Formats: sequence, C1' cells, structure tokens
RNA sequence: GGAGUCGGCCAGGCAAUCGCUCUGACUUUGGUCAGGGAGGAAAGUCCGGGCUCCGCAGGGUAGGGUGCCAGGUAACGCCUGGAAGGCGCAAGCCUAUGGAAAGUGCAGCAGAAAAUAUACCGCCUCAUUAAUGACUUCUUUUGGAGUCGGGCGUGAGGUAAGGGUGAAAUGGUGCGGUAAGAGCGCACCGCGCGGUCGGUAACGAGCGUGGCAGUGUAAACCCCACCUGGAGCAAGACCAAAUAGGAACCCGCGUAUCGUGACCCGCGAUGGGGUUCGGGUAGGUCGCUAUAGGUGUCUGGUGACAGGCAUCACAGAUGAAUGAUUGUCCUCGACAGAACCCGGCUUAUCGGCCGGCUCCCACU
RNA sequence: GGCUGGAUGGCAGAGUGGUGAUGCAGCGGACUGCAAAUCCGUCUACGCCGGUUCGACCCCGGCUCCAGCCUCCA
Repeated sequence: GGAGUCGGCCAGGCAAUCGCUCUGACUUUGGUCAGGGAGGAAAGUCCGGGCUCCGCAGGGUAGGGUGCCAGGUAACGCCUGGAAGGCGCAAGCCUAUGGAAAGUGCAGCAGAAAAUAUACCGCCUCAUUAAUGACUUCUUUUGGAGUCGGGCGUGAGGUAAGGGUGAAAUGGUGCGGUAAGAGCGCACCGCGCGGUCGGUAACGAGCGUGGCAGUGUAAACCCCACCUGGAGCAAGACCAAAUAGGAACCCGCGUAUCGUGACCCGCGAUGGGGUUCGGGUAGGUCGCUAUAGGUGUCUGGUGACAGGCAUCACAGAUGAAUGAUUGUCCUCGACAGAACCCGGCUUAUCGGCCGGCUCCCACU
Repeated sequence: GGCUGGAUGGCAGAGUGGUGAUGCAGCGGACUGCAAAUCCGUCUACGCCGGUUCGACCCCGGCUCCAGCCUCCA
C1' cells in the first nucleotide's frame, strides 16, 4: 500500500421568524415566562417478561413450544463461553446439533434388487455338445471308428471384484488368497463394545477387544427431557349522563347453569343462562410513564453479566403535538414517526468515522 | 393500538410430501342454411425469498399483500 474479517459509533450542522403539544410558575383568565418534545430500527408483532382482569392459578388429560454441554438473565426460541461437524490459506463464519437397536409410516421414476436381501450383464466351475482341430486306427476312398481338446448355445451351481440404475446398493483403500471371488486372512482408516486418563459436562486422548450388526427420513407420527392456565391497556378501575330492563328464538330448571375462551376433576356462585334485533350514551378522571433507567468510575468474572459509589431526570398525546419558511455551511443528507412499558430477534437503511485481528506485496 | 384468518390459471374451487383435479370463461374444430345447445381438442396457475428432505402447493422460518373481529350503559 492492497484485500479481507470482527466489533462499536454517527444519522446533516448553525441562526432567525411563525406555529403545535406537555409540565411548572405568574396572571388582569386574554395570556406571559421558563423547561422538555421520536428511533436505531419507534416497523413486523416473531419470542420472552412486567402490569391488569378472569374467585384460587390447584390436579390430570389433550394441545403448544424448546432440544449438543455449561453459564448469564425477571424471562426467553435471546446472549456468553465451550464441544462436535462443515466452509475459508488465515483472521473468522455457519449449524432446529436429543433418540432411527421401543414401535409405526414413507423411500415416486429408474434399476436385477430399495430395507427384505437378491442376481440383469459380467466372472468362474461342472455337465452336455453340432461345426472344427490334434492323435491313433480301419479302409483305399470324396470315407468310417475311437481318444483328447472344444467357440456359440443349453442346463446345474458358485460369486458380489467389475458394469449399469439411483439421492441412497449392506464398511473404505491396499496386499495376500482363490476356479472366480468375498473381512476369507492381514495392515491402516472408519464403526461397535469394555476399561484407563483429562474435563463440572458436551466430549477428547490412548489401550484392549469384536471381522463388522439394523440405509435414510423425527422442520413424518412418535419416544425421552424440560417449559407452558386464558385473555389482553379497545386489559381494567372510577365519576357523570341517558333509557323501553322491550321483542324473538334456543338451552335448562339441581346428574342443572354459569364463573371457564380445549376437556375432566376439584372449588365457588346462582335461579336462570345464551344469541340476535331493538333502546340509550357517545363526556371526563385514573391506568400513563422513575424505570429489570441513563452516564461515569471501581471491583469480581475469559465473557455474557453481577455488585459498590457518584451523578442526571430524558415525549406522554386521545382527531391524537414533535412542523413550516428563510439564510448560510458541508461530504448534499438513507430507512423511516412513539400510543401501557421493558429485554431480545428479524426485516428496511444514502453515506461516513473509530478500533482489534488476518493474508498478500514492496522497502528498511 | 391489539387479535385472528387467508393467498392455487381470466373467475370460482379441490388437492397436506412422489406427473396440480373440476366447473365457468377464452381459442380452434365438428354438427347447422346461419346460430344456440351439444361433442372433441387446446391455452393459462401454486404471492416472493431462504431452509429441512433424494424430492415441497404441502413441513419450518422470514417478507409482501388481502380480509375479518375487538368501545361504554341497561
């Protein structure tokens, strides 16, 4: 200098004028003054928690979710550290990564055969054998007989090396061995089993042993372990106003109905309950923002994080504020707008800055 | 703001791991003097991007779009 990788940060600045909204103070009730006023994702609503109501949030079944190990946390499907596997020269990145020997299902087409083992081509052995060859012999001719060998074919058997099909073919490579072959034997690799050692564990290392057994799929049913009651701020609480406690239909009247929005049990309440139509009001207060809060620093920890101290106060609307215009500067400005709150994940995003690390090239 | 469901030819609408039905519409042909009806043939599709699997409309995740429900009183 170039290429790459990981982590963090910023998200146009300044000024003037006119507006909007919240809080506080003052006030002549008209306003005036002071202060605050969107984000890293406020988004998707995909997870988790707080909060509120359902009498309790109780037991069981069903359903749902998660899934290597250990830790962090209020909790999580998140995060951190590690293990295994894969990618990359490396820094580093990715992985829904329990169980297929509890059972069931599925594996189309192709292929001989698809989970049971089998044999299409091929290879080998044996039997048979026309043509034909060699030898012996008879005959004297264009011939006959015998023995041995024998292509193609047929039959019986051996084999799973090779070919071919497929996503997948019953461990892989090599040597020996064999009629041809084969874990048939051996070496190495892989796999199973049993000790040993290291590690909290996942797992790893090494030793011995077994010729080697059941392919894949669980984001198929399922099994195992753990978690899980439901609804959601339009939750819910209170004040005020208003009216026809009206009609139809259905269920039921105690082995009932409702609370309960899966079902059963349990518990509680009740004489009724549910649906639809019709009627009234469409006003206000609380919930509502100070918190698993921010910043700085110290300590413990590899880290996520935890603890101590100091300091700060930082939107809260309800037709719903956070804007508009002008000037100026620059690198010319992306995605995008809170609605109960918080921790995550995912998705969108012009451009720029800082730091750690890796590889390559050049020079000293 | 919260919750729920869905997306398959031009339209409707089945299919829940192994060649995506069917009806209407469109086009061509037959029939007819010409049409209609009928018959035959034919065109056209799984919203988008990833993952699991040998294989995905189907199972899983993300995105986009559409539809529906939810105020108070008696």
Two RNAs folded together computationally: RNase P RNA and transfer RNA, 438 nucleotides in total.
Rfam match: Bacterial RNase P class A. The family's RNA type in Rfam is ribozyme.
Model confidence (mean pLDDT): 79 of 100.